The RNA shown here (transfer RNA) has 73 nucleotides and comes from a Candidatus Omnitrophota bacterium. The prediction has a mean pLDDT of 81. The source organism's lineage runs through Bacteria, Pseudomonadati and Candidatus Omnitrophota. Rfam family: tRNA. The family's RNA type in Rfam is transfer RNA.

């Protein structure tokens, strides 16, 4: 340089064939405990990696550009 993938809560991830974003782990609070764990109830976190463009409408499509990760040269 040339191809793929991959980019969503603090962590590991879904989410689909466009229609207001979840889940477990952590965090926080509360029940239980003489206290800690553990269980069990709750509650809070996200401009979905920038920028554009397509749409009445974009986590999804379509350029571009940023970062990781394979591959080829």
């Nucleotide at each position: 340089g040339c191809u793929g993938g991959c980019g969503u809560a603090g962590c590991u991830c879904a989410g689909c064939c466009g229609g207001u974003a979840g889940a477990g782990c952590a965090g926080c609070g509360g029940u239980u405990u003489c206290g800690u764990a553990a269980a069990c109830c709750g509650c809070a976190g996200g401009u979905c990696g920038u920028c554009a463009g397509u749409u009445c409408g974009a986590u999804c499509c379509u350029g571009a550009c940023c970062g990781c990760c394979a591959g080829c040269u």